[in-house]
Context: one part of a larger RNA
RNA sequence: GGAUGAACGCUGGCGGCAUGUCUAAGGCAUGCAAGUUGAACGAUUCACCUUUCUUCGGAAAGAAUGGAAAGUGGCAAACGGGAGAGUAACACAUUGGUAAUCUACCCCUGUCAUGACCAUAACCCAAAGAAAUUUGGGCUAAUAGUCAAUGGUUUGUUUUUAUUUAAGUAAAAACAAUAAAGGUUUCGCAAGAUUCCGGACAGGGAGGAGCCUAUGUUCCAUCAGGUAGUUGGUGAGGUAAUGGCCCACCAAGCCUAUGACGGAUAGCGGGUGUGAGAGCAUGACCCGCCUCAUUGAGACUGAGACACUGCUCAAUCUCCUACGGGGGACUGCAGUCAAGAAUCUUCCUCAAUGGCCGAAAGGCUGAAGGAGCGACGCCGCGUGUAGGAUGAAUCUCUUCGGAGUGUAAACUACUUUUCUAAAGGAACAAGCUUCGGUUGAGUGUACUUUAGGAAUAAGUCGCCGCAAACUUCGUGCCAGCAGCUGCGGUAAUACGAAGGCGACAAGCGUUAUCC
Numbered sequence: 001g002g003a004u005g006a007a008c009g010c011u012g013g014c015g016g017c018a019u020g021u022c023u024a025a026g027g028c029a030u031g032c033a034a035g036u037u038g039a040a041c042g043a044u045u046c047a048c049c050u051u052u053c054u055u056c057g058g059a060a061a062g063a064a065u066g067g068a069a070a071g072u073g074g075c076a077a078a079c080g081g082g083a084g085a086g087u088a089a090c091a092c093a094u095u096g097g098u099a100a101u102c103u104a105c106c107c108c109u110g111u112c113a114u115g116a117c118c119a120u121a122a123c124c125c126a127a128a129g130a131a132a133u134u135u136g137g138g139c140u141a142a143u144a145g146u147c148a149a150u151g152g153u154u155u156g157u158u159u160u161u162a163u164u165u166a167a168g169u170a171a172a173a174a175c176a177a178u179a180a181a182g183g184u185u186u187c188g189c190a191a192g193a194u195u196c197c198g199g200a201c202a203g204g205g206a207g208g209a210g211c212c213u214a215u216g217u218u219c220c221a222u223c224a225g226g227u228a229g230u231u232g233g234u235g236a237g238g239u240a241a242u243g244g245c246c247c248a249c250c251a252a253g254c255c256u257a258u259g260a261c262g263g264a265u266a267g268c269g270g271g272u273g274u275g276a277g278a279g280c281a282u283g284a285c286c287c288g289c290c291u292c293a294u295u296g297a298g299a300c301u302g303a304g305a306c307a308c309u310g311c312u313c314a315a316u317c318u319c320c321u322a323c324g325g326g327g328g329a330c331u332g333c334a335g336u337c338a339a340g341a342a343u344c345u346u347c348c349u350c351a352a353u354g355g356c357c358g359a360a361a362g363g364c365u366g367a368a369g370g371a372g373c374g375a376c377g378c379c380g381c382g383u384g385u386a387g388g389a390u391g392a393a394u395c396u397c398u399u400c401g402g403a404g405u406g407u408a409a410a411c412u413a414c415u416u417u418u419c420u421a422a423a424g425g426a427a428c429a430a431g432c433u434u435c436g437g438u439u440g441a442g443u444g445u446a447c448u449u450u451a452g453g454a455a456u457a458a459g460u461c462g463c464c465g466c467a468a469a470c471u472u473c474g475u476g477c478c479a480g481c482a483g484c485u486g487c488g489g490u491a492a493u494a495c496g497a498a499g500g501c502g503a504c505a506a507g508c509g510u511u512a513u514c515c
Base pairs, nucleotide, nucleotide: 001515002514003513004512006511007510008509009508010507013381014380015379016378017377019374020373021339026337027336028335030334031333032332035075036074037073040072041071044068045067046066047065049062050061051060052059053058082292083291084290092216093215094214096212097211098210101209102208103207106205107204108203109202110201111200112199114148115147116146117145123138124137125136126135127134128133154177155176156175157174158173159172160171161170162169163168182197183196186193187192218264219263220262225255226254227253230252231251232250233249234248235247237245267289268288269287270286271282272281273280274279294315295314296313297312298311316329317328318327319326320325345371347370348369349368353367354365355364356363357362384414385413386412387411395404396403397402419452420451421450422449423448424447428442431438432437459504460503461502462501463500465484466483470499471498472497473496474495480487481486
């Protein structure tokens, strides 16, 4: 000199864009943050309509349409959002491999969808409990579930052939095994046809994921030996898949001064800061990967989890309790307490972008878009412009003549960026639709015009040398200053004040850290 997720002191006009718990991965009140689907399903209920009865209040029955909420089923909930505790490791980065693998939704291709059946929730009845919730009996549906049929370019076994360095791959044959679901639109008296969305099997693609390999990746040798599932083999198990991944048996190996093992520290990278570069330092925000979700363990469901707002067990803390037993876990968004030098609103909206569900309308979305707070940072603008005296006053100094403040002010003439008021007023909108229309949180915002009036807006640090900028007074080794040299003990340009001056400027200075 540059830099910062900064803090502190003094000061503070505006706008744009960014950014904001670096500490206690400490504890959390409250609200919200993942639902959706009636075009999968049965029952219920409300509105409207018709008929009948009526004590004129209403009741009963029926058909279509529209709505509602609980339940069954489907899909989603493994994404999105947060954090960096752990981890020195195939965690990450780069490279290659998978002939050792999986893949819901999406796209493409081919083929298929025949028949039968058992239940159960909701609901009704009964019961237990303070509650959470649970139990028994009865009824019912499905794109829920089960069985059978059919079935090949699927799977398994066996055989043959071709090919590959090899585990394999491809083709052919035989045997065996394995599949499904309907809903809706239009036409039709119906049967049925038809539209769209779905269902099953197989193959391919895209995107995603798992595993493996080589190389790289902090400090300590005052850590020198470490290791029994340890190293390898055979067999069996397990997995989507290789493998001591697990197990039985057998062998005695394996790693290590090219630093094993142990300890300390740490998420990694793209990047970021600095530097001419080499390098050094760093990993906030944004993007990719990993890991975690109060602590520890476990599996279930599923294409995908060993699952932040799922389940079970144990622990911790906390809440409710009728003491028998139950509920919860903000490292989501706000907010609160604590800790700390220190870090924001319990805001608005799904209008846009995206995500999930749905045929769609649409619903949900603290993702996101916005607004609020903070000079925390970067950038831009303003606090007026021109004229105006041998030069007012004040203040300071003085050799008492004067000098400085200083064109500065006053005054004159302008301007209106900003400000105030009024009027107008967007883009961001694509969609959706009954084709008439309708949808903007931000927002009456940005912006434009008119009117008014210099009006609403300057500080901070320094002035001995380094280092730009000096005098007077006060003080008297005191009070104090200080980055270094050092100032101060009666003429202090170094302390304090005033005047003057210098630097930067809505900031300035100090502290901390890095180069």
The part of an RNA shown here (small-subunit ribosomal RNA, 5' domain) has 515 nucleotides and comes from a Parcubacteria group bacterium. Lineage of the source: Bacteria > Bacteria candidate phyla. It was read from a public genome assembly. Its Rfam family is "Bacterial small subunit ribosomal RNA".